[in-house]
């Protein structure tokens, strides 16, 4: 000067304040319980975030067959599972530590490759090179017809291997040597991706699958406002009391009204999400207008939990033993002030002189001012991604 | 809290096998008119919300962000 991994997210004290839970006291209530006060325990994160993946959990009949749709994509392992993690392989970058890769298939098929360019995929000939014929000629060559070629120029993101030679009228894998790639065969190593070695074949074959597609594997749907229990109300019915009646009050039961359409074994609708088949449930379903209630409890936090030790494994991770309990709110609680210390940045001063250095200077001491980020649970976990003032420790690389 | 959609000129919207980003209104200039409006002609105006990737090439395909919006209780 860098690379990489792990961790922290100021500490302590005082005062004031907030939330759940537990105990005491006081008040209310027949009671369940509610309110107040006081004491005690506990009280956000590495990302709680985005909601991008994967699971647990709950309900839908524990999910049938085919097509379709979506997802994943080197190999081997880890895991509850994954698009995550670990190790390795291959390709690319870096002097290096190390980093990056949506990393199957383009000889199964189809599509696309704008502009430019002669030609853009079983290719093609503008300039050019060469042969021959005709015409012209200032004897250098020029023009035209026919034919051969693809080396050189030029276009493009991309032009059908590269270098050298042989060969030829000029040329060309046409042929030869070496190199690069591809394919086939044999051997060795590895669980495997793959690597290494040897031989053969002139085979030289564009790109694109984050285009359709093919191959292999995976996927039922919805989501804690899931789901369950209790209560209330609109509307209606019955009973009792009061009243001449309209009606009012109280109790009990049921859980709203109106309109239109479809349907009740000739089966609406639902499970079933896109379609078909098949199976099952099935008397209600859909649309519009109006009205009422939006309260309590469970789900709810002890779990693929954390820490320590040990064993297995390169590692991710797993086994065993011991110890620990660390939020459950519902206008939604974790904050504020002060003091001391520590950290970072900037300024000023330094009597004296400790250390390093030839020196400039640095380490150091005192003091003043400023700073401390990103951001906050809402069913719970495992990841990914994004945001973030800074700090600590370990390992490693390069230069001097 | 859960589920889903959108972002293109000043405004409202187009843009399909990925190949020069357009239309209407608005704005500016000119013509017509005594003048204005209407009408006609011309012109300017774009980080396709931002960043990265695939590709020769991205408004379009993929990923991550930013902003804006919609919907979901019970009687049902």
């Nucleotide at each position: 000067a860098g690379u990489u991994g792990a961790c922290c997210a100021g500490a302590c004290g005082a005062c004031c304040g907030c939330g759940u839970c537990g105990g005491g006291c006081c008040g209310g209530g027949u009671g369940a319980c509610c309110g107040g006060u006081u004491c005690g325990c506990c009280g956000a994160g590495g990302a709680a975030a985005g909601u991008c993946c994967g699971g647990g959990c709950u309900c839908c009949a524990c999910a049938g067959g085919g097509c379709a749709a979506g997802g994943u994509g080197g190999u081997g392992g880890g895991u509850a599972a994954c698009a995550c993690c670990c190790a390795c392989c291959c390709g690319g970058g870096g002097u290096g530590a190390c980093c990056c890769g949506c990393g199957g298939g383009a000889c199964a098929g189809u599509g696309c490759c704008a502009c430019a360019g002669a030609a853009a995929a079983c290719a093609g000939a503008c300039c050019g090179c060469c042969g021959u014929c005709c015409g012209g000629u200032u004897c250098g060559c020029c023009g035209g017809g026919c034919g051969g070629c693809a080396a050189g120029g030029g276009u493009g993101a991309a032009a059908c291997g590269g270098u050298g030679g042989u060969g030829u009228a000029a040329g060309a894998g046409a042929c030869c040597a070496c190199c690069a790639g591809c394919g086939c065969c044999g051997g060795a190593g590895g669980u495997g991706a793959c690597u290494c070695c040897g031989g053969c074949g002139g085979c030289u074959c564009g790109g694109u699958a984050a285009a359709c597609c093919c191959c292999a594997c995976c996927u039922g749907g919805a989501g804690c406002a899931a789901g369950g229990u209790c209560g209330a109300g609109a509307g209606g019915g019955c009973c009792g009391c009061g009243g001449a009646g309209a009606c009012g009050c109280g109790g009990c039961c049921u859980g709203c009204g109106c309109a239109g359409g479809c349907g009740u074994u000739c089966g609406a609708g639902g499970a079933c999400g896109g379609c078909c088949c098949g199976u099952c449930c099935g008397a209600g379903c859909c649309u519009g207008c109006g009205g009422g209630u939006g309260g309590a409890c469970c789900g709810c936090u002890g779990g693929a939990g954390g820490c320590u030790g040990u064993c297995g494994g390169c590692a991710a991770c797993g086994g065993c033993a011991g110890c620990c309990c660390g939020a459950g709110a519902a206008g939604g609680a974790u904050g504020g002030u002060c003091g001391u210390c520590a950290c970072c940045u900037g300024g000023g001063c330094c009597a004296g002189u400790g250390c390093c250095g030839c020196a400039a200077g640095g380490c150091g001491g005192c003091u003043c001012a400023g700073g401390g980020a990103c951001a906050g649970g809402a069913c719970c976990c495992g990841g990914c991604u994004u945001a973030c003032c800074g700090g600590u420790c370990g390992a490693c690389u390069c230069g001097u | 809290g859960g589920g889903c959609c959108g972002u293109u000129a000043g405004c409202u919207c187009a843009a399909u096998u990925g190949g020069c980003a357009g239309a209407g209104c608005a704005a500016g200039g000119g013509a017509c008119u005594c003048u204005u409006a209407a009408u006609c002609c011309c012109u300017a105006g774009g980080u396709u919300g931002g960043a990265g990737g695939u590709u020769c090439g991205a408004u379009u395909c993929c990923u991550c962000c930013a902003c804006g919006g919609c919907u979901c209780a019970c009687c049902a």

Predicted 3D model of RNase P RNA and transfer RNA as a complex of 476 nucleotides. It holds a member of the Rfam family "Bacterial RNase P class A". Rfam's curators write: Ribonuclease P (RNase P) is a ubiquitous endoribonuclease, found in archaea, bacteria and eukarya as well as chloroplasts and mitochondria. Its mean pLDDT, the model's own confidence on a scale to 100, is 79.